[in-house]
Molecule: SAM riboswitch aptamer (S box leader)
Organism: Candidatus Kuenenia stuttgartensis
RNA sequence: CUCUUAUCGAGAGUGGUCGAGGGACGGGCCCUGAGACGCCACAGCAACCGGUUCGAAGUUCUUGUUCGAAUGCUGGUGCUAACUCCCUCCCGAUUUCUGGUGAAUAGCCGGAAUUCGCGGGGAAGAUGAGAU
Numbered sequence: 001c002u003c004u005u006a007u008c009g010a011g012a013g014u015g016g017u018c019g020a021g022g023g024a025c026g027g028g029c030c031c032u033g034a035g036a037c038g039c040c041a042c043a044g045c046a047a048c049c050g051g052u053u054c055g056a057a058g059u060u061c062u063u064g065u066u067c068g069a070a071u072g073c074u075g076g077u078g079c080u081a082a083c084u085c086c087c088u089c090c091c092g093a094u095u096u097c098u099g100g101u102g103a104a105u106a107g108c109c110g111g112a113a114u115u116c117g118c119g120g121g122g123a124a125g126a127u128g129a130g131a132u
Stems, first nucleotide, its partner, number of pairs: 002131007013042005021031003026087003043080003048076002050073001051071007084124001089121004093115001095113007
């Protein structure tokens, strides 16, 4: 790098340094010389992996495996603006406008837009764990 899988509406910032961009891409909307982004230090959040403890299952004699719960542990990552900041593709809902047919403001068949963060799915991305 690629593949598989789980999660992504919660949570948690100060100081130093640098000096112009940053929020992945496109569109939007934000952050930013009252110093962003990055880096460093310290602090914190969370609980994916690991550890510890408890329970269960099953195999059976290896005290290891699987599942569940608890625990923040001098462990390994991750994270600490905005829902992954929002949208993009599909389905549905809301509201508004509108075309055709029609006598019609009915009915039927369409189109466009809308959502102070409408619902579901997908795509993409991020992170963990595993595999190649």